A computed fold for a 71-nucleotide RNA from an Anaerolineae bacterium, annotated as transfer RNA. Its Rfam family is "tRNA". RNAcentral records the identical sequence in 3 taxa. The coordinates come from a structure-prediction model, not an experiment, and the mean pLDDT is 82. The RNAcentral record of the sequence draws on ENA.
RNA sequence: UGGGGGAUAGUUCAACGGCAGAACCGCAGGCUCUGAACCUGUUAAUCUUGGUUCGAAUCCAGGUCCCCCAG
Numbered sequence: 001u002g003g004g005g006g007a008u009a010g011u012u013c014a015a016c017g018g019c020a021g022a023a024c025c026g027c028a029g030g031c032u033c034u035g036a037a038c039c040u041g042u043u044a045a046u047c048u049u050g051g052u053u054c055g056a057a058u059c060c061a062g063g064u065c066c067c068c069c070a071g
Stems, first nucleotide, its partner, number of pairs: 001070007010024004018054001026042005047063005
């Protein structure tokens, strides 16, 4: 420099263009003499700027960062 892939909650991952979810973690409660385990509830996110669309995490363009291949 060229080509390809990726960025979603604190972490690991989901999500036909139509309410953004799960698990773990955290917090509160239950159970327990106490703790762990277990049970219930709960907080929390779409990398960024534009565009298309009635509607965008999803499609298109620019940017940032990360990974792979080639040179």